[in-house]
RNA sequence: UGCAUACAAAGGCAAACUCAGGCGAAAGCUGGGGACGCAAAGCCAGGAAUCUAAAGCAGAUGCUACGAUCGACCGGCUGCUAUG
Numbered sequence: 001u002g003c004a005u006a007c008a009a010a011g012g013c014a015a016a017c018u019c020a021g022g023c024g025a026a027a028g029c030u031g032g033g034g035a036c037g038c039a040a041a042g043c044c045a046g047g048a049a050u051c052u053a054a055a056g057c058a059g060a061u062g063c064u065a066c067g068a069u070c071g072a073c074c075g076g077c078u079g080c081u082a083u084g
Base pairs, nucleotide, nucleotide: 003084004083005082006081012038013037017033018032019031020030022029023028036071042077043076044075046074047073049069050068051067056063057062058061
C1' cells in the first nucleotide's frame, strides 16, 4: 500500500416519531429532542428507479424537472480501529 474478515466497540452517523412563533408551491430540507439501525448510514443525483409539479404546455385534471431522494440498487471518489 492492496485485499479479506470482525467490532457500534475509543470516536462517529442517526430511521420511525416529535417540536420549530425555520426554509420551500410541493416533494422535501434544515435545526432541537429521540434511537431503529449503520464498517462507509462519508461525499457525488453519473445510471436506473421513486416522489413532487411552482413555472410551462394542454384544457379541467393531465403531461412535463430545471426541484428532491444515495438509510432500496448499480457506478465514481475518499476514509477510522483490530486481526490476518
Model confidence (mean pLDDT): 79 of 100. Predicted 3D model of an 84-nucleotide RNA (c-di-GMP-I riboswitch aptamer) from Acidaminobacter hydrogenoformans DSM 2784. The organism belongs to Acidaminobacter hydrogenoformans, within Bacteria.